Glycine riboswitch aptamer from Variovorax sp. PDC80, 107 nucleotides, folded computationally. Its Rfam family is "Glycine riboswitch aptamer". Rfam links the family to the GO term glycine biosynthetic process. The source organism's lineage runs through Bacteria, Pseudomonadati, Burkholderiales, Comamonadaceae and Variovorax.

[in-house]
RNA sequence: CGUUUCCUUGCUGGAGAGAGGCCGGUGCCGCAGGCGCCCGGUCCACCGAAGGAGCAAACCCCGAUCGUGGGGCGAAUCUCUCAGGUAAAGCGGACAGCAGGGGUGGC
Numbered sequence: 001c002g003u004u005u006c007c008u009u010g011c012u013g014g015a016g017a018g019a020g021g022c023c024g025g026u027g028c029c030g031c032a033g034g035c036g037c038c039c040g041g042u043c044c045a046c047c048g049a050a051g052g053a054g055c056a057a058a059c060c061c062c063g064a065u066c067g068u069g070g071g072g073c074g075a076a077u078c079u080c081u082c083a084g085g086u087a088a089a090g091c092g093g094a095c096a097g098c099a100g101g102g103g104u105g106g107c
Stems, first nucleotide, its partner, number of pairs: 002107002005103009018044001020043006026036004045086003051082001052080003059072004
C1' cells in the first nucleotide's frame, strides 16, 4: 500500500399481514341516535425482514466392537411467534448498493 474478514457512520433502495369486533373517552351532526382515517382498554384473526428462541449435516468426546446410543459445538431469508407489526402517510425494517472511519489475520 492493497486485499480477506468483523464492527460502525452517512446517503439510497427495501416485503408481509383486519381501514377487524366490542367497550369507554373525545370531536362533529343532531336532540332518537349517528359518523370519525382521533385516544385508551379488551377479544379474536393474521404477518415475519428489529430483537429473541429452536434445529440438519459436518466436526469433537464417551460408549459400543462390526454395534450406531448419549453428549458438546453448530446456519439461515428455515421453524416458533415471546417481543414487534397488520388502510394511506409516518416510524421501524432483515438484507443490498455507493461513499467514508476503525479493528483483526495472512501475503